[in-house]
Formats: sequence, structure tokens, C1' cells
RNA sequence: CGAGCCGGGCGGACGGCCGCGUGAAGAUCUCCGGAUCUUCCCGAGGAACGUCCGGACUCCACAGGGCAAGGUGGUGGGUAACGCCCACCCGGGGUGACCCGCGGGACAGUGCCACAGAAAACAGACCGCCGGGGGCCUCGGCCUCCGGUAAGGGUGAAACGGUGGUGUAAGAGACCACCAGCGCCUGAGGUGACUCAGGCGGCUAGGUAAACCCCACUUGGAGCAAGGUCAAGAGGGGCCGUCGCAAGACGGCCCUGCGCGGACGUUCGAGGGCUGCCCGCCCGAGUUCGCGGGUAGACCGCAGGAGGCCGACGGCAACGUCGGUCCUAGAUGGAUGGCCGUCUCCCCGGCCGCCGCGAGGCGACCGGGCGACAGAAUCCGGCGUAGAGCCCGACUCGUCUG
Repeated sequence: CGAGCCGGGCGGACGGCCGCGUGAAGAUCUCCGGAUCUUCCCGAGGAACGUCCGGACUCCACAGGGCAAGGUGGUGGGUAACGCCCACCCGGGGUGACCCGCGGGACAGUGCCACAGAAAACAGACCGCCGGGGGCCUCGGCCUCCGGUAAGGGUGAAACGGUGGUGUAAGAGACCACCAGCGCCUGAGGUGACUCAGGCGGCUAGGUAAACCCCACUUGGAGCAAGGUCAAGAGGGGCCGUCGCAAGACGGCCCUGCGCGGACGUUCGAGGGCUGCCCGCCCGAGUUCGCGGGUAGACCGCAGGAGGCCGACGGCAACGUCGGUCCUAGAUGGAUGGCCGUCUCCCCGGCCGCCGCGAGGCGACCGGGCGACAGAAUCCGGCGUAGAGCCCGACUCGUCUG
């Protein structure tokens, strides 16, 4: 210098004008509920996204038994927890830095294996090879039938170990040696997954469990429209006051929380709960459907938390402990925006200067263009996805120079 690999960070800056939302202060108006205006503070992200996992929080449930269903899946750690993260093991890829793995079990059983091919699973004779019978013959052979053969060819992702030898009509783990692989035993190392060494065995075992299935561990349901407080309400009831001869009308306060109709049911038990189902157990006087009417507002939850940053210590690391320091979005038809100017980053075109033999490099100026992906809605930890560009660091390979 070129090519690559891994990790971390940023996500335009400043100013002016106009506008929006929360909050604070002030002013004006007011039907006292509030409304309007002015000033000030603050006002999206690395993914706020997808809502795919895991939690916090809230409500419901929480005698027992059985059957299903879902999830996870090498080992050891981390964490509030996880399907996340770290380290290691095993397998695969790369010259390498490094990357990838939905990584239990295919001798418990069942199923499936496209196309091609004769044959796709306790297999299979298409060509070939070998033996025998028959026929033809130009004596080189050729055709046909029966049988043997998995060594050779061909197909395929995959054809039932590989090489060499013995053997044979030709062949074959039929037998032998070595090698690969499988199972078992022993020893050593490691917390463990596992690795290494030695011995024995039968000669050999296809793949697929994001197919059923088996094994181990594990799993209540619903979600901030959770949930809670207050106000209001149609209809009804009660009390008090005023007016009135009375009937009653008006006003105020309190209680309840609407009206009509149908079906089922109150111990001959509707319905509900154990939130997949069954048994069983428990609660139990209302449940449900249709029509009509009313209120459809405010507040809490809800913004300081498994929080960020810096340092020390422990740990290979994920992370943990301690100390210091910092922390102002909170909408609810849903604010966080728009315009202009200057500068900056990148790209394109033009022009000038310097360096170099040269390809080219560096710098300045002018004009133009581009700036993504995307936006809170109870809050956290992850994962995944989107993304214009820019910066920093570690490492690898190749080439050249010293």
C1' cells in the first nucleotide's frame, strides 16, 4: 500500500422568525367548573419499530388425582428472569484473523427418502465377468436358455467399510495383514461437556426427530382499555322549607343506581370457580336474551429506575461489590414541527497552486446536489429487523521497501 476480519462510537452544529405540548409564575375575564394571553424551563431513538421472548406491576385463581397441550435441549457460569449473554467442548468452513451450528436420542417402535437408476433398506443382476445345455459358424466368434457373482462400468445427495493379499470357474470379510469407524473394559487429565493412551470384540452399522415418537427439565389465566378513587346520571324512595283551604307545585338535602318484555332457576339447584379437558371438590340466588333510555368527565396508576457516567477491587469474560457524581418528554383525535441564513460532512463538475520521471497525490477557490432508517403512550432486560454516511481501535493475509 492492497485485500480482509472483529469490536466500539456518532447519527449534523449555531443563530433568527413563526407554531405545538407538559409544568411554573403573572395578568384579564368568569356561570367559580374554568377559559384566554404574556414570560420562563423542558420536550423522542439507536433503533422510540416488530410486539418475538423474559420480567416488574395489577386483577382473578391457588384441596386432590388423572389425561392431554405448549416450551426448552452440548457443558459450566452470569442474570430479577429469559429461548438472552460469556467462557469452553464437539461438528463444519476459511491459508489466516475469524465465522457458522433449531448441538438430547435413529441398536424402543412406526413412517418417509423426489429425480435418475435394474435396484433406496435385514436391497439389488441393466451392462460386464464365470460355469453348464442348445443352435449357427466364414473356426476369430455370435445368438439363446438355466445358474453363479456385488471385484469392474453406469445412475444418484446416498448403492450395505478402504487398500493389498490368500482363495476361486468367476467372485465375495469366505479368510488374513494394515487402516478407518463402532461398541465394551481399564488407566490418566478436566467441576463438566469431553479428550488422550492401552486392550478386547464381531468384520460394518445409510439419512431424516424445524416426521410421529422416546427421554430429561419446565409452564396457572388475563393484561395499564390491568386496576383503583371521585363526580355525574335516567328512574324510584325518604326528609325539610316556601306557597296553597286542599289536591298539589317549586326548591334543597340524603339513600338507591334505570325502565319494559321473554327464557331458565331457588334444595328435584340455574349458574359460577378450580382459566385445556375429565373425575372430584367448593360457592350458590340469581343467570341470560331482546328493546328503549342515561352518563360517557376528572384524578391516581405514570416517570428516581434490576437508571446513566467515572474510579477502585474481584473475575479469562459475561458480570458483581464498593465509593463518588448526574438525572426536567408524559400526550389521550394523541405535542415534540416548519421556513430562512451561516458553517460543516460526503458526492459531482470546473479552475488554480505545490510535489512526483510518471500513473497520481496534497491543498485552496467557485457552482450544484445529497443527509438515511424511522418517531414515545405503564416501565425495564433482550432478540430480530431497517439504516444516508462518518470516526476510532485490535488483529490477519499478500506485495514492496529498510

The RNA shown here (Bacterial RNase P class A) has 402 nucleotides and comes from Streptomyces niveus. The gene name in the source record is rnpB. The sequence is in RNAcentral, with records from ENA. Its mean pLDDT, the model's own confidence on a scale to 100, is 76. Rfam family: Bacterial RNase P class A. By type it is a ribozyme. From the family's description: Ribonuclease P (RNase P) is a ubiquitous endoribonuclease, found in archaea, bacteria and eukarya as well as chloroplasts and mitochondria.